[in-house]
């Protein structure tokens, strides 16, 4: 940089000691104890593994689809990606409000 996916799901405990939810604005979490790291514990099928019947090519293969697995490779455990931010669409008409759509950004995974 590209794609795929983001309204499910899943925590105690140690240490540690004031911040954290990527920005920004809310609105929340926190000293009944923030992050950060440690540990055990769990969620979960992105990747790789199995199986299954198609497809394409056909010695060797390639591809999506269902389906299974968590003893492999990452991920992840308040709140939809906590909300909104920018544009459509709807309503207003005081420049606003919204039950919709998409975009940007951000996160993870493959590559």
């Nucleotide at each position: 940089c590209u794609u795929a996916u983001c309204c499910a799901g899943a925590g105690u405990g140690g240490c540690g000691g004031a911040g954290g939810u990527a920005c920004a604005g809310g609105a929340c979490c926190u000293g009944u104890g923030a992050a950060a790291c440690c540990a055990c514990g769990g969620c979960a099928a992105c990747c790789a593994c199995c199986u299954g019947a198609c497809c394409c090519g056909u010695u060797u293969g390639g591809g999506g689809c269902a389906g299974g697995a968590a003893c492999g490779g990452u991920g992840c455990c308040a709140a939809u990606u906590c909300c909104u931010a920018c544009g459509a669409c709807g309503u207003g008409u005081a420049u606003g409000c919204g039950a919709u759509c998409g975009a940007a950004a951000g996160a993870u995974g493959a590559g």
Background: A computed fold for a 111-nucleotide RNA from a chicken gut metagenome, annotated as SAM riboswitch aptamer (S box leader). Model confidence (mean pLDDT): 83 of 100.